[in-house]
RNA sequence: CCAGGGGGCCGGGCAGCCGCGAUGGAGGCAACUCCACCGAGGAAAGUCCGGGCUCCACGAAACAAGGGUGGCGGGUAACGCCCGCCGGGGGUGACCCCAGGGAAAGUGCCACAGAGAGCAAACCGCCGAUGGUUCUUCGGAGCACAGGCAAGGGUGAAAGGGUGCGGUAAGAGCGCACCGCGUUUCCGGUAACGGCGACGGCAUGGCAAACCCCACCCGGAGCAAGACCAAAUAGGGGUCUCGCGCCGGUCGCAAGACUGGCAGGCGCGUUUCGCGCCGAGAGACCCGGGUUGGUUGCUGGAGCGGCCCGGUAACGGGUCGCCGAGAUGAAUGGCUGCCCCCGGCGAUACGGUCUCUUUUGGGAUACCGUCGGCGGGACAGAACCCGGCUUACAGGCCCCCUGGCUCU
RNA sequence: GGGCCUGUAGCUCAGUGGUUAGAGCUGGCCGCUCAUAACGGCUAGGUCGCGGGUUCGAAUCCUGCCGGGCCCACCA
Numbered sequence: 001c002c003a004g005g006g007g008g009c010c011g012g013g014c015a016g017c018c019g020c021g022a023u024g025g026a027g028g029c030a031a032c033u034c035c036a037c038c039g040a041g042g043a044a045a046g047u048c049c050g051g052g053c054u055c056c057a058c059g060a061a062a063c064a065a066g067g068g069u070g071g072c073g074g075g076u077a078a079c080g081c082c083c084g085c086c087g088g089g090g091g092u093g094a095c096c097c098c099a100g101g102g103a104a105a106g107u108g109c110c111a112c113a114g115a116g117a118g119c120a121a122a123c124c125g126c127c128g129a130u131g132g133u134u135c136u137u138c139g140g141a142g143c144a145c146a147g148g149c150a151a152g153g154g155u156g157a158a159a160g161g162g163u164g165c166g167g168u169a170a171g172a173g174c175g176c177a178c179c180g181c182g183u184u185u186c187c188g189g190u191a192a193c194g195g196c197g198a199c200g201g202c203a204u205g206g207c208a209a210a211c212c213c214c215a216c217c218c219g220g221a222g223c224a225a226g227a228c229c230a231a232a233u234a235g236g237g238g239u240c241u242c243g244c245g246c247c248g249g250u251c252g253c254a255a256g257a258c259u260g261g262c263a264g265g266c267g268c269g270u271u272u273c274g275c276g277c278c279g280a281g282a283g284a285c286c287c288g289g290g291u292u293g294g295u296u297g298c299u300g301g302a303g304c305g306g307c308c309c310g311g312u313a314a315c316g317g318g319u320c321g322c323c324g325a326g327a328u329g330a331a332u333g334g335c336u337g338c339c340c341c342c343g344g345c346g347a348u349a350c351g352g353u354c355u356c357u358u359u360u361g362g363g364a365u366a367c368c369g370u371c372g373g374c375g376g377g378a379c380a381g382a383a384c385c386c387g388g389c390u391u392a393c394a395g396g397c398c399c400c401c402u403g404g405c406u407c408u
Numbered sequence: 409g410g411g412c413c414u415g416u417a418g419c420u421c422a423g424u425g426g427u428u429a430g431a432g433c434u435g436g437c438c439g440c441u442c443a444u445a446a447c448g449g450c451u452a453g454g455u456c457g458c459g460g461g462u463u464c465g466a467a468u469c470c471u472g473c474c475g476g477g478c479c480c481a482c483c484a
Base pairs, nucleotide, nucleotide: 001404002403003402004401005400006399007398008397009396010395012339013338014337015336016335017334018333020039021038023036024035025034026033027032041379045390046389048388049387050386051385052384053222054221055220056219059273060272061271062270063269066218067217068216069215070214071085072084073083074082075081086100087098088097089096090095101213102212106211107210108207109206110205123153124152125149126148127147130146131145132143133142134141135140161179162178163177164176165175166174180202181200182199183198184197186195187194188193226296227295228294229293236287237286238285239284240283241282242281245262246261247260248259249258250257251256264278265277266276267275268274289483290482291481303322304321305320306319307318308317309316310315340377341376342375343374345372346371347370348366350369351368352367353364354363355362356361409480410479411478412477413476414475415474418433419432420431421430426464435451436450437449438448439447457473458472459471460470461469
C1' cells in the first nucleotide's frame, strides 16, 4: 500500500432572530405577559421474547390440557438474552455459522425413477467349485438347468460402513491392517466432552421446524390496566341458564321474622378436601340511552458517570458525584450567516503535472491542490416504565487482529 | 397506545409436504345466428405477499420483514 476479520463510538458544530411544551418565580381581577431552567433515539420502530406495576381469579395439593425452551457451566429480577467452554461445519488465516436432547419406547412418511426403499433386493452383470447335462485325445473343454454372489454397471436425495491386502468358483467383515461406528475399564475435566486401552465384525438408513418421548419453565388480561371527581340520559328493554326445597328451635293469634342442620344452585380449568356467595333473586349475552370533561396512575429508576476491588468474561460489590421529556389531535421546530462532509459544474492569477524552448520565457490541462458559485447531509420520532432480540440507517471516526506485495 | 385475524390467476375461492398449483366467473379465438345474447368447443392468464431456513422435495412446516382488515374508553 492492497484485500479482509472483530469490537467500540458519533451521526452535523457555533452564533443571531422568531416560535412550541413542562416546571419554578414575579406581575395582572382575568385573558395573558416577563424572567430562569429543561426539552427525543440508537433504534423512541416491529410488538417478537422477558420482567416491574395494576386489576381479575385467589386456599392448598395433585393431575390433565395448552404453549414454550432444548450441548454443558455460569451471569441476571427474568428471558428464547449475554459470557465462557464443548461438539460439528466453513475459511490459507484473523474469524464466522449451527432450532446442537432422544430415530435399539411406539406410530407415521420416504413421491418420481428403480429389480429392490425399510422384515432389504437378482434388472444388467460375475461365477457355476458342488449337483445336472454335452463333447472328449480321459488331461479336460463347453452349456447355463439347479444354484451361488451385493465386487462392478444402472436408478435414486438415500441401495445396510470406507481404503488396501489376503481369500474365493465368483464373491462377501469371510480374515487381517488403518480409518469410521458402537459398548466399556482407567485417567483428565464441576459438566458437556476428551485421551489411552480393551471388546464387538457392523447390528442400529433418513425425517421429531411429522405425531410423539424425556427434562425444565409458564394463571389471565393489559395504563384504552386501575382509582377518584364532575356533567348528561330512558336507573330502559329482550333472550338464555340456574333457583325459590325439607326438618327443627325461639318470638308471634296469624302473615311472617330470627336462627341451627341437611340437601340444592352458582363460582374457583378438573378432582379431592375446602372456601365464598344465594334464599328471592343470581349470572351470561344482545339491543337501546348519555358523555367525548378533569385529576391521578406519571416518571428518581433492576437509573447515569468517574474511581477502586473480585471475576478469563458476562457481571457483581464498594465509594463519590449527578438528575437527563412528561405532552394528551399530542410540544421538542423554522429562517439567516460562518464552518464541516459529500457530489458534480466552472475558472486558470498561483503551486504541482504535461509539453515547447538558448533564458528569470511561452503554452496546455482539470488528474491533485487552490478559488468561485450550485445542490445535498441518512433512518426515523417518546405516549406507564425497564432488560433484550430483530429490522431500517447518507456519511464519518477510533482500537485490535489476519493474509499478500514492496522498501529499510 | 394495546390486542386479534388475514394475504393463492383480473374477481370469488379450493388445495391437510410429493408429478408441470386447480375450479367458477371474467378475457381472447372459433362455431351456431340475418345480427346480438344465451349455448357449445378451444385457449390465455400465477414471483402461491417478500427474504432466509428445515427437508431428497415447501403454497403447505419454522422464522424475519411488508401490506390489508377488525376490536377497545367512561356513566347509569
This is a predicted complex of two RNAs, RNase P RNA and transfer RNA, with 484 nucleotides together.
Rfam match: Bacterial RNase P class A. Rfam's curators write: Ribonuclease P (RNase P) is a ubiquitous endoribonuclease, found in archaea, bacteria and eukarya as well as chloroplasts and mitochondria. It is annotated as a ribozyme.